[in-house]
RNA sequence: GAGUUAUACAGAAGAGGGGAGAGAACAGGCUCAUUGAACCUCUGGCAACCACCACCGCUUGGUGAGCAAGGUGCCAAUACCUGCACCCGAAAGGGUGAUUAUAAUUG
Repeated sequence: GAGUUAUACAGAAGAGGGGAGAGAACAGGCUCAUUGAACCUCUGGCAACCACCACCGCUUGGUGAGCAAGGUGCCAAUACCUGCACCCGAAAGGGUGAUUAUAAUUG
């Protein structure tokens, strides 16, 4: 990097470094940022995918308003919003998909 499945309107910040851009890519909008963003480190936290535990099934699975020591992830705004395809709608708008991210898994 590719395939599959699940999730994405909830939740969670301080310090030090850094020094102009950042919010995945492109475009439009909007927002954040020199009252110091992004990013890095440390500490803290959130969550509960895996793990663990309990129960059911029997091995590969399911359920849990169980757990948080371990492996990841995350800690502005819905994945910030829209775009492309399809569906509903007179319209406004709504839904599904695609795309992206993360986890688990496969070769």
This is a predicted structure of a 107-nucleotide RNA (SAM riboswitch aptamer (S box leader)) from an uncultured Bacteroidales bacterium. The model forms 97% of the base pairs in the Rfam consensus. It was read from a public genome assembly, where an Rfam model found it.